[in-house]
């Protein structure tokens, strides 16, 4: 000097589903179960918290009231998916590699 990894802060993006039992009655509340990083709190909106993701972008959205399988049930798993979109960031610290210069042996 350049690059990688980890981490912190700021900024930006994002989701919060399904089922069972009870109460109540189509909204809702309480308890429990499933998957997951995350299924939270106050609430009309919206805000806050945790968590994940930030272009090397499957975080997340669309297609999708999709297809196959499993399940009590679900965006549960797989496909679709080299699809179409998606935040188009900054700085600090630690560490490793690399380059240059200087000094000593």
């Nucleotide at each position: 000097u350049u690059c990688g990894u980890c981490u912190c802060a700021a900024c930006g993006g994002g989701g919060u589903g399904u089922c069972c039992g009870g109460a109540g009655a189509u909204u809702u509340c309480c308890g429990g179960a499933c998957u997951g990083a995350g299924a939270g709190g106050c609430u009309u909106g919206g805000c806050c918290a945790a968590c994940c993701c930030g272009u090397g972008g499957a975080a997340c959205c669309u297609g999708a009231u999709c297809c196959g399988g499993a399940u009590c049930a679900u965006a549960c798993c797989g496909g679709c998916g080299u699809a179409g979109g998606g935040a188009a960031u900054u700085g600090g610290g630690a560490u490793g590699a690399u380059c240059g210069c200087u000094u000593g042996c």